[in-house]
Molecule: nadA riboswitch
Organism: Acidobacteriota bacterium
RNA sequence: GCUUUCAACAUCCCCGUCCGGCGUCCCCUAAUGGGACGGGCUGGACUGAAGGC
Numbered sequence: 001g002c003u004u005u006c007a008a009c010a011u012c013c014c015c016g017u018c019c020g021g022c023g024u025c026c027c028c029u030a031a032u033g034g035g036a037c038g039g040g041c042u043g044g045a046c047u048g049a050a051g052g053c
Base pairs, nucleotide, nucleotide: 001053002052003051004050005049006048007047013039014038016046017045018044019043020042021041022040023037024036025035026034027033
């Protein structure tokens, strides 16, 4: 460096980080829209762990 399986680390357990799409809730509008949301789904990038080359 490539690749496979993963999240050990966590003030009980599960939960690595960031960004996007869907979703849910709230607000506003004639329409466009704005905001909030770990225990819903999904894509990408990255960090870390253990193997293989």